[in-house]
RNA sequence: CCGGGGUCGGUGUAAAUCCGAACCGGCGGUUACAGUCCGCGACCCGAUUGAAGCCAUCAAUCGGUUGACUUGGUGAAACUCCAAGACCGACGGUUAAAGUCCGGAUGGGAG
Numbered sequence: 001c002c003g004g005g006g007u008c009g010g011u012g013u014a015a016a017u018c019c020g021a022a023c024c025g026g027c028g029g030u031u032a033c034a035g036u037c038c039g040c041g042a043c044c045c046g047a048u049u050g051a052a053g054c055c056a057u058c059a060a061u062c063g064g065u066u067g068a069c070u071u072g073g074u075g076a077a078a079c080u081c082c083a084a085g086a087c088c089g090a091c092g093g094u095u096a097a098a099g100u101c102c103g104g105a106u107g108g109g110a111g
Stems, first nucleotide, its partner, number of pairs: 001111001007021004022100002024089002026040004035087002044064008069085005091103003
């Protein structure tokens, strides 16, 4: 230094949360460019230690968990390109259910 994205319409008392269409894609790797391969980080859960004995909280360390793709084409080589059709997206909040709004976060962290 370092993360993107809700616009139009419908229903409704109420929806940027539902429905129809729309939009977005962290970091490293790979014979050739990846949200869907392999791995990492974040979120979440737990253990240990410490801060005044317990609880809570915080910090450090360690461990666990962690989403989703097919078909065709080109090629020496592509689950990465091209074409087509799919799919996925932590936690808390909210007049009504959120990848896109608000919040922890002016944070943490791969790099």

This is a predicted structure of a 111-nucleotide RNA (FMN riboswitch aptamer (RFN element)) from a soil metagenome. The prediction has a mean pLDDT of 81. RNAcentral holds the sequence, with entries from MGnify. It matches the Rfam family "FMN riboswitch aptamer (RFN element)". Rfam links the family to the GO term FMN binding. About the family: The RFN element is a highly conserved domain that is found frequently in the 5'-untranslated regions of prokaryotic mRNAs that encode for flavin mononucleotide (FMN) biosynthesis and transport proteins.